[in-house]
Parts: sequence; C1' cells; structure tokens
RNA sequence: GGGCCCGUAGCUCAGUGGUAGAGCAGGGGACUUUUAAUCCCUCGGUCCAGGGUUCGAAUCCCUGCGGGCCUACCA
Repeated sequence: GGGCCCGUAGCUCAGUGGUAGAGCAGGGGACUUUUAAUCCCUCGGUCCAGGGUUCGAAUCCCUGCGGGCCUACCA
C1' cells in the first nucleotide's frame, strides 16, 4: 500500500428497512438467623462521526475516525 471483519446500555452481545433489546453489573424488594444463592420489580442509549437514499435508517450507500485479522513491498 491492498483486502476482509467489527463499532448498539457500565461490560459481553442480539437486533440487518417499520415501537432499540437480552444476560451480567447497579438500585429497591421478597426469602433467609446472617451471608451467598434464588425470585420479583426497577434504573440505564449521541446505535462511532458526518452526509446521502427512503414515507420511514442501528439496518442500505458514500466519506472519515477507532479496533482486529490477512496479504504485498522495503529493510
């Protein structure tokens, strides 16, 4: 330099055009002699940024940024 993949809640991830979700973590409660475990409720979002397409974009297209993998060249 070239190619591919990824970026969504504090963490790990799902959702690939039509109401943004799960598990864990956090808060409250039940249970328990207490803790742990278990159960219930609840909080939590700039869907990386900008632009485009569309009635409608996390989702499709373009550019950029960040991360990962493969590869070529130089030494």
Predicted 3D model of a 75-nucleotide RNA (transfer RNA) from an uncultured Chloroflexota bacterium. It was read from a public genome assembly. It matches the Rfam family "tRNA". From the family's description: Transfer RNA (tRNA) molecules are approximately 80 nucleotides in length.